[in-house]
Molecule: transfer RNA
Organism: Methanobacteriota archaeon
RNA sequence: GGGCCCGUAGCAUAGGCAGGAUAUUGCUCCGGCCUUCUAAGCCGGGGGUCUCGGGUUCGAAUCCCGACGGGCCCG
Numbered sequence: 001g002g003g004c005c006c007g008u009a010g011c012a013u014a015g016g017c018a019g020g021a022u023a024u025u026g027c028u029c030c031g032g033c034c035u036u037c038u039a040a041g042c043c044g045g046g047g048g049u050c051u052c053g054g055g056u057u058c059g060a061a062u063c064c065c066g067a068c069g070g071g072c073c074c075g
Stems, first nucleotide, its partner, number of pairs: 001074007010027003020058001029045005051067005
């Protein structure tokens, strides 16, 4: 330099093919219940510019283009 794949919360992850409801779930975090205390369990709650910019569209996490970052392969 070229090809392919990936980027969603503090961590991991579903959703993307086939555009449309408040973006899913687990862990974590905060508060409460329970317990002599802790753990476990139960209840409630917080946290997202869906990597960034542009385009298409009534409407984009989803489609298109570019950039950036990561992984694998080729030279």